[in-house]
Context: one part of a larger RNA
RNA sequence: CUGGGCUUAAAGCGCGCGUAGGCGGCUUGGUAAGCGGAAGUUGAAAGCCCUCGGCUCAACCGAGGAACUGGCUUCCGAACUGCCCUGCUUGAGUGCAGAAGGGGAGAGUGGAAUUCCUGGUGGAGCGGUGAAAUGCGUAGAUAUCAGGAGGAACGCCAGCGGCGAAAGCGGCUCUCUGGUCUGCUACUGACGCUGAGGUGCGAAAGCUGGGGGAGCAAACAGGAUUAGAUACCCUGGUAGUCCCAGCCGUAAACGAUGGGCACUUGGUGGGGGUUUACCGACAAUUUCCCUGCUGUAGCAAAAGUGUUAAGUGCCCCGCCUGGGGAGUACGGUCGCAAGGCUGAAACUC
Numbered sequence: 001c002u003g004g005g006c007u008u009a010a011a012g013c014g015c016g017c018g019u020a021g022g023c024g025g026c027u028u029g030g031u032a033a034g035c036g037g038a039a040g041u042u043g044a045a046a047g048c049c050c051u052c053g054g055c056u057c058a059a060c061c062g063a064g065g066a067a068c069u070g071g072c073u074u075c076c077g078a079a080c081u082g083c084c085c086u087g088c089u090u091g092a093g094u095g096c097a098g099a100a101g102g103g104g105a106g107a108g109u110g111g112a113a114u115u116c117c118u119g120g121u122g123g124a125g126c127g128g129u130g131a132a133a134u135g136c137g138u139a140g141a142u143a144u145c146a147g148g149a150g151g152a153a154c155g156c157c158a159g160c161g162g163c164g165a166a167a168g169c170g171g172c173u174c175u176c177u178g179g180u181c182u183g184c185u186a187c188u189g190a191c192g193c194u195g196a197g198g199u200g201c202g203a204a205a206g207c208u209g210g211g212g213g214a215g216c217a218a219a220c221a222g223g224a225u226u227a228g229a230u231a232c233c234c235u236g237g238u239a240g241u242c243c244c245a246g247c248c249g250u251a252a253a254c255g256a257u258g259g260g261c262a263c264u265u266g267g268u269g270g271g272g273g274u275u276u277a278c279c280g281a282c283a284a285u286u287u288c289c290c291u292g293c294u295g296u297a298g299c300a301a302a303a304g305u306g307u308u309a310a311g312u313g314c315c316c317c318g319c320c321u322g323g324g325g326a327g328u329a330c331g332g333u334c335g336c337a338a339g340g341c342u343g344a345a346a347c348u349c
Base pairs, nucleotide, nucleotide: 004320005319006318007303008302012317014201015200016199017198021194022193023192025088026087029084030083031082033081034080035077036076037075038074039073040072041071042070049065050064051063052062053061054060091191092188093187094186095184096183097182098181099180103177104176105175106174107173108172109171110154115149116148117147118146119145120144121143125136126135162169163168206247207246208245209244210243211242215241216240220236221235222234223233258316259315260314261313262312263311266294267293268292269291270290271289272288273287276284298305299304322349323348324347331342332341333340334339
């Protein structure tokens, strides 16, 4: 390289958007680049292969043939691919009418609870554990009532329920805003799919500057436990957790399963639309989208998967190639740093 693969054995980029490229619906006419056929020409000699011959044979050598699977030119063909042209509507998009939603951003606002402060009642303990102690408390704690301050998170509803590309999203109201689904089939007429580079988003932790700080809590201190206890348990407690601006760019970023399209037995739930008959409701019925469970064939090493495929096919991208060394070194590049991305070899089994 070819081949074979990528849920769990090595292997799907964390997720979008999109450039080049690759691939691409039905149809009219043309063209003849790809494609097929024919003819011509070229494809040195030697070698390989076939036949005959010469050295006593062979190796070796000589002669003839075939072959050189290819290139070029001309002519013919037109199904398919390409290119130019014509039209089409089923792919894609638009419009109109509806629908659901913790989708996103900003502003405002609410109650419960914890803590703290002030005051009242009260008077000896509280707290904590396996048991204790550190700790708090007669300078009046814990408990309880009233008032106040501040920060963070939103109980029940809540659901293998919803939305989002993923990360993720949950009190309530308002403003701005993205996407999705259904119905109609009015419009455009292939405008599509994928996507190397590129670019944007990207949990938590961490970093820079400024704010904020109730609770929780790395580090740290103390008390226990223990042979020890740099832990598990307890009392405290700082970064941080929160907000604004800017970085970082990682994760078991998981469905460990890239995206798109088509096709292939069933059963039973949940969510959102829709159709039909009925005065209407319940219920039934039609159809589309999303989301679970179970399971046929098939697939699979098995576990399992199974119309939401890991089945059957096509298109495009990414990735793998024994374990360790190692996601290390070196170089490059990005970053304030931490570090990220790219990414070996010797050696060894």
A computed fold for a 349-nucleotide part of an RNA from a bacterium, annotated as small-subunit ribosomal RNA, central domain.